Large-subunit ribosomal RNA, domain II from a Candidatus Pacearchaeota archaeon, 687 nucleotides, folded computationally. Rfam family: Archaeal large subunit ribosomal RNA. Its family is annotated with ribosome and structural constituent of ribosome in the Gene Ontology. Taxonomically the source falls in Candidatus Pacearchaeota (Archaea, Nanobdellati). The prediction has a mean pLDDT of 83.

[in-house]
Context: one part of a larger RNA
RNA sequence: GCCAGGGAGUUUGCUUGUGUGGCGAGGCUAACCUUCUCUGAAGGGUAACCGAAGCGAAAGCAAGUCUGAAAGGGCGUUAGUCACACGGGCAAGACCUGAAGCCAGAUGAUCUAUUCAUGGGCAGGAUGAAGUCUUCCGAAAGGAGGAUGGAGGUCCGAACCGGUCCUACGGGCAUGUGGUCGGAUGACCUGUGAAUAGGGGUGAAAAGCCUAUCUAAUCUGGCGAUGGCUGGUUCCUGCUGAAAUAUGCCGCCGUAUAGUCCUGUCUCAUGGCUUGUUAGCGGUGUAAAGGACGGAUGGAACUUGCAGGGGCUAAUGCCUACGGAGUUCUUUCCAACUCAGAAGCUGCUAACUGCUUAAGACAGGAAACAGGGGCAGUAUGUAAGAUACUGUUCCGAGACCGGAACAACGGAGACCGGAGUUAAGGUCCCAAAAUUCAUGCUAAGUGCAUCAAACUCUGUCUGGAAUCUGAGACACUGGGGAUGUAAGCUUAGAAGCAGCUAUCAUUUAAAGAAAGCGUAACAGCUCACCCAUCGAGAUUCCGGGCGAGGAAAAUGGACGGGGCUAAGCAUGAUACCGAUACUCCGGAGGUCUUCCUGUAAGGGAAGAUUCUGGUAAGCAGGCGUGCUUUCUGCGCAGAAGGUUUUCCGAAAGGAAGGCUGGAGCGGAAAGCAAUGAGAAUCCUGGC
Repeated sequence: GCCAGGGAGUUUGCUUGUGUGGCGAGGCUAACCUUCUCUGAAGGGUAACCGAAGCGAAAGCAAGUCUGAAAGGGCGUUAGUCACACGGGCAAGACCUGAAGCCAGAUGAUCUAUUCAUGGGCAGGAUGAAGUCUUCCGAAAGGAGGAUGGAGGUCCGAACCGGUCCUACGGGCAUGUGGUCGGAUGACCUGUGAAUAGGGGUGAAAAGCCUAUCUAAUCUGGCGAUGGCUGGUUCCUGCUGAAAUAUGCCGCCGUAUAGUCCUGUCUCAUGGCUUGUUAGCGGUGUAAAGGACGGAUGGAACUUGCAGGGGCUAAUGCCUACGGAGUUCUUUCCAACUCAGAAGCUGCUAACUGCUUAAGACAGGAAACAGGGGCAGUAUGUAAGAUACUGUUCCGAGACCGGAACAACGGAGACCGGAGUUAAGGUCCCAAAAUUCAUGCUAAGUGCAUCAAACUCUGUCUGGAAUCUGAGACACUGGGGAUGUAAGCUUAGAAGCAGCUAUCAUUUAAAGAAAGCGUAACAGCUCACCCAUCGAGAUUCCGGGCGAGGAAAAUGGACGGGGCUAAGCAUGAUACCGAUACUCCGGAGGUCUUCCUGUAAGGGAAGAUUCUGGUAAGCAGGCGUGCUUUCUGCGCAGAAGGUUUUCCGAAAGGAAGGCUGGAGCGGAAAGCAAUGAGAAUCCUGGC
C1' cells in the first nucleotide's frame, strides 16, 4: 500500500412537544399478594402521583382575587390522565477516537552520578629537584664546579581511558567506522561487593545522570480524567432551503437571545412593490423680490466746533461753504444680506391605477454568528489582491456556453428523452460557422481582447480660420541696396554697426541716419527693401483620426498557437455558427382543485401548473441485515454460500437461468435491535 473482518447518537431516570390508542371529572397503579400452561400470563392491590380553583406576602376571600380613593391594571376562570412510538432538554462517560497533565501506591542505582569496602593495571624513552660525596673560593655566613642520586597533578609515546575536528563513510532493531586529536604515577584507570529513590537521590553544575525514559523515572490504579480543539460518523428517493449580521458574555475558533431556514396547527385574504395621479401633514431658502439686519452706492437737507486744516483774536475762545461724525429724505446694488418667499424637488400616511402572491400568530426542530468578489459610494492610506462601512448583485450553496486556461467577468438558473431556434461570443487553419459586402484609415507586424503616462514628432489622412497671390505670391538664382553724410554729440579714433541724442531730407523701381558679421578707425560681406528671372499656389495658426519616440529583468518565448497587410482599426449591412436558455413532442415526480371508494388512516381517477440547481439544516416516504412470535412454503430429483448471464424497479434493491457447492433456507404480518462502511496518521489479520 491493497484486501478481508471489526468500527461511532446508545441505555436509564426525570421533563417537554407531536402522533396513535384506552378510560374520562376523572386517570393510573408501585411495592406486594394469589392462581396458572411459571424467564411469562391472568387476577387482586388506589398508598403515592397528576388533574378537577384560583388570587394574595399573609389573615383571608373565592370564579374570582390582589392592588387602588376611584378609574383602571396584574394573575386566574376553556379536560385530563395512563401507555407506546418518535423529535428535543436535563443528569449520567452520553456519538466515537485523541492529549500534555494531576494524585496515590508500588518497582528500580546490573546503565549512570557520588560515596564506602576490598582487589587489579600503567611497554619504552626523555628531563634530572632535594639529599649525599668531593674539589675550589671565603675568617665565617655562604657561593661555584664535578660526581652520585632519582623527585614531579614534569615531557615524548603504546596498553588503557577519552572523544577535538571532518559537507569522509554509515544509518545497519537504536550513536558505529576511518582519519585527526587529548590524558597516560594521577583530582589516574578498572574488577567485585555494598550505600543513597522520585519533589527524592546524586551532581568539579550541563537542569547533567538515576536501566535506549528526566524542567520531576518506571509500572499500576483514580480513568471511559478533561479537551469551547483536530479527525471520523456506514442504505435510497421526494419536498423546502439558510447564515457568516445585531446585542450580551474573562466574549473574539465558543455560546445565549433576536434576525434568517424547516415542519405542524390556526387566522384564512390579504402581504409586497408601485415610475404615475389625487388629498392631508411636513421638509427646503433657490428664482424673482425686498429694504427688517449686514455691507456697498449717487444726490439733497438738517444737526453737531468736533481729532485735523484755514481765518480772526491779547486770550479762556469765536467763525468756518475744507474735513469729520450723526440723523432724515431720496437713487442704485449684493455668491459669502434676508423681514418675507415661489415653481420645483422630497419624506410620511391614505386612496386610485398597475404588477405580483404572499402575510401574521402560536408550537416544535435547526443550522449559523471566520465570509468573499464585481459595480456605485464614504473614511484612513503614496498605494495595495489593504482595512472598515452603506446599497445592490453574484460566489458561498450554481451545473451549462463564452472569456486559451481562470469561485464570483459576459450569457444563462440544469426533472428525463428527442427535434428545432437563439444569447453572450464568434465565422483563414488548429476548430462549428463569411477568406461576406460597402466606405475610409494604418505601414508601425502598430494591431489581431489590457500593460502604460506626462512630454516630443515637417510620419500620414482630414476639418476650419487668417494672410499673400497671373497687377505674378512662396522658394532658389542674377542685379540694385544710393545721396546730403563720416547725422549731431562723445572720443586718440567713433565713418550705419563702443556709448548718448535725434532718427530728418533728397534721388528713386527700391534702399533703415541701419537687423547681423567685420575693422584700431576706414574698408569689406550680408540683411531689410526694390527690379529681373520662373509660373501656381504659398505661409501661419487652431482642431480631429491612425501612427512614431518616451518603453529596463533575470533559461529561449509568446496575439491561445499557426499565421495575417488583413485574418488590423473605424463606421454600417446581410447571412451563418453557437448553451442544460427559449419553442414543440413524449415521459416521471411534486403541489393545487374536483370527483369516486373506505367508519377512519388511506387508496384511485381527471384537470390545472411561469413547480422540480442546491451546501449546512428541517420534514416525508421507502430498501436491506440479525433475532422473536404466528401463519404459510422450498430443499440430496440439490438449501445456504461462490461465480456468471439475463430480466424487473427512479433508487436503495428484487427475481430467474447456467456452473460450482453439498444441508439447510425462504415468504407474509407484527415486534425487538450491539442493523447498513471508503476514509478516523482507525483496530486485528493476511499478502